[in-house]
Context: one part of a larger RNA
RNA sequence: GAUUGAACGCUGGCGGCAGGCCUAACACAUGCAAGUCGAGCGGUAGAGAGGUGCUUGCACCUCUUGAGAGCGGCGGACGGGUGAGUAAUGCCUAGGAAUCUGCCUGGUAGUGGGGGAUAACGCUCGGAAACGGACGCUAAUACCGCAUACGUCCUACGGGAGAAAGCAGGGGACCUUCGGGCCUUGCGCUAUCAGAUGAGCCUAGGUCGGAUUAGCUAGUUGGUGAGGUAAUGGCUCACCAAGGCGACGAUCCGUAACUGGUCUGAGAGGAUGAUCAGUCACACUGGAACUGAGACACGGUCCAGACUCCUACGGGAGGCAGCAGUGGGGGAUAUUGCGCAAUGGGCGAAAGCCUGACGCAGCGACGCCGCGUGGGUGAUGAAGGCCUUCGGGUCGUAAAGCCCUGUCGAGGGGAACGAAACGGUCCCGACCGAAUACGUCGGGGCCCUGACGGUACCCCUAAAGGAAGCACCGGCUAACUCCGUGCCAGCAGCCGCGGUAAGACGGAGGGUGCAAGCGUUGUUC
Numbered sequence: 001g002a003u004u005g006a007a008c009g010c011u012g013g014c015g016g017c018a019g020g021c022c023u024a025a026c027a028c029a030u031g032c033a034a035g036u037c038g039a040g041c042g043g044u045a046g047a048g049a050g051g052u053g054c055u056u057g058c059a060c061c062u063c064u065u066g067a068g069a070g071c072g073g074c075g076g077a078c079g080g081g082u083g084a085g086u087a088a089u090g091c092c093u094a095g096g097a098a099u100c101u102g103c104c105u106g107g108u109a110g111u112g113g114g115g116g117a118u119a120a121c122g123c124u125c126g127g128a129a130a131c132g133g134a135c136g137c138u139a140a141u142a143c144c145g146c147a148u149a150c151g152u153c154c155u156a157c158g159g160g161a162g163a164a165a166g167c168a169g170g171g172g173a174c175c176u177u178c179g180g181g182c183c184u185u186g187c188g189c190u191a192u193c194a195g196a197u198g199a200g201c202c203u204a205g206g207u208c209g210g211a212u213u214a215g216c217u218a219g220u221u222g223g224u225g226a227g228g229u230a231a232u233g234g235c236u237c238a239c240c241a242a243g244g245c246g247a248c249g250a251u252c253c254g255u256a257a258c259u260g261g262u263c264u265g266a267g268a269g270g271a272u273g274a275u276c277a278g279u280c281a282c283a284c285u286g287g288a289a290c291u292g293a294g295a296c297a298c299g300g301u302c303c304a305g306a307c308u309c310c311u312a313c314g315g316g317a318g319g320c321a322g323c324a325g326u327g328g329g330g331g332a333u334a335u336u337g338c339g340c341a342a343u344g345g346g347c348g349a350a351a352g353c354c355u356g357a358c359g360c361a362g363c364g365a366c367g368c369c370g371c372g373u374g375g376g377u378g379a380u381g382a383a384g385g386c387c388u389u390c391g392g393g394u395c396g397u398a399a400a401g402c403c404c405u406g407u408c409g410a411g412g413g414g415a416a417c418g419a420a421a422c423g424g425u426c427c428c429g430a431c432c433g434a435a436u437a438c439g440u441c442g443g444g445g446c447c448c449u450g451a452c453g454g455u456a457c458c459c460c461u462a463a464a465g466g467a468a469g470c471a472c473c474g475g476c477u478a479a480c481u482c483c484g485u486g487c488c489a490g491c492a493g494c495c496g497c498g499g500u501a502a503g504a505c506g507g508a509g510g511g512u513g514c515a516a517g518c519g520u521u522g523u524u525c
Base pairs, nucleotide, nucleotide: 001525002524004522006521007520008519009518010517013371014370015369016368017367020363021329026327027326028325030324031323032322035074036073037072040071041070046065047064048063049062050061051060052059053058081282082281083280090207091206092205093204094203095202096201099199100198104195105194106193107192108191109190110189111188112146114144115143121136122135124133125132126131152161153160154159166187167186168185169184170183171182174181175180208254209253210252215245216244217243220242221241222240223239224238225237226236227235257279258278259277260276261272262271263270264269284305285304286303287302288301307318308317309316310315335361337360338359339358343357344355345354346353347352374404375403376402377401384395385394386393387392408466409461411459412458413457418452423447424446425445426444427443428442429441430440431439469514470513471512472511473510474495475494476493480509481508482507483506484505490497491496
């Protein structure tokens, strides 16, 4: 000099952009952060209209609508947080073969025929609660067989094993038990091939310090066989052999998530890994598996532990390293805000619902950038301060005065764009099709959707009116005098100042440097 996720002191007008618990991976009150689908299924409470019965306010029937709960599907493995652990099961770079991959894309083939349950519900029992147990009824895209089998596997050339589910829209003939069948379109379902994406595994090289850590190793190193896995492999096991690693630093100890990057530097290098992006690891602590395409699963399950809470003492409930917020720790780090309008995600045919992701707003000069605090003129060089050799010098065109201007400010209007997106409806055309239905695509008309926000911006308007400080002035280092003090009080980054004229202490005047900041302290080069 540069730098900073900074803090502290004094000061502080406005805006834009970015960033804001580096410490206790300490403990957490409260609210929210993952749901969705009635076009998979059975169906209810309730509401409206009409009707019947009649005990006149109840029961039943039909039509319309229909929450909550339940079965079922998909999603909860993403998104969001944190960096405790990890020195290599990680990361980075370059390769590899023995693998899987829901949703998505392209292709091929199929979607036939049956069955038995179970929640909800009814009734009942136990329990303070959490919740649980009998009995009975019922549906499905839930579950289980049969048929068929491209590919696959097992046998070994005979053969054997293994799938599926329907739903919605529309409709001319034909059939009908009047429910529909049937046809067609769309969405699904099954098998399989390929792609894409994602993931698992292997190899090599690189990846902090300590030798006051020199030897380490028995599933250890290799083989055969078996088991296991999606898959290779001591991954696991039985048997056999006795190997494997190490001064090119094994083992042990300490420290640490890694990278793209960031800071600095002419570079080489050094330091660092906040924000943003990629990978990894973790989710109160330790362990385990289940489900699933994917987890050994932050807001799932089970066991153990510590802690907190409820309890009728028998037993139960919980996990902010999600967003806010609280206590605590600390030098120190924000609102229990608004909205799903946009982008993205989950579910859904869609409308839509959910989304503390995200978009915004709030707080704090924490940083960077921009703007302002006025401009011109003005010498009796006013008054006043300070200095003085008492002549004067200086603050100083500075002020006053005169003439102007109006950024920010006050008042009013008020969005463009973020949305000619998307969505709804009507019309036209193309495709599909028996079809002027439905549906898909394209075009056109109309309607509708903004948290930010009455914000940006614009217009008008008054008055210089409301807006400058901080550090320093001995040398390094730009900037000097007076007074006070008297080795005292004090200063200080280094050299060093102060013991009666101190340019170094304290005050004043003046000056220098930066400026909504300026200094100090800490960090790194």